A computed fold for a 125-nucleotide RNA from a Crocinitomicaceae bacterium, annotated as SAM riboswitch aptamer (S box leader).
The sequence was found by an Rfam model in a public genome assembly.
Lineage of the source: Bacteria > Pseudomonadati > Flavobacteriia > Flavobacteriales > Crocinitomicaceae.
RNA sequence: AGUUUAUACAGAAGAGGUGAGAGACUGGCUCAGUGACCCUCUGGCAACCAACUUUAAGUCCGUCAUUUGACGGGUUGGAAAACCGGUGCCAAUUCCAGAUUCCGAAUAAUCGGAGAAUAUAAAUG
Numbered sequence: 001a002g003u004u005u006a007u008a009c010a011g012a013a014g015a016g017g018u019g020a021g022a023g024a025c026u027g028g029c030u031c032a033g034u035g036a037c038c039c040u041c042u043g044g045c046a047a048c049c050a051a052c053u054u055u056a057a058g059u060c061c062g063u064c065a066u067u068u069g070a071c072g073g074g075u076u077g078g079a080a081a082a083c084c085g086g087u088g089c090c091a092a093u094u095c096c097a098g099a100u101u102c103c104g105a106a107u108a109a110u111c112g113g114a115g116a117a118u119a120u121a122a123a124u125g
Base pairs, nucleotide, nucleotide: 002124003123004122005121006120007119008118013042014041015040016039017038021031022030023029025098026097027096028095043090044089045088047087048086049085053080054079055078057076058075059074060073061072062071063070064069094117101114102113103112104111105110
């Protein structure tokens, strides 16, 4: 690189630098010399991971009871979860639709859902 899983209608700024396109692709539609995109610093948001704590449930052992169980310890582990940390993110629903497609409704235009694509995280590689 690729693969798997999860998420993507919420949220989140300023300054400096650069100087022309940018929003993945195609078509639209937006942003952009009143400086976009990108880079740096500061600030922030909170999707995943990590970590401390609490704890449903399963299971093992011990004690009591003999009637279903109760208590303690171990282990697996759903859920919640502060600060800090590792990435990420801070225009518009992933901006909208489509990208061999499939299903449902509708006379049809079309609408809804899935799939696919893209992005991010973790694992693997």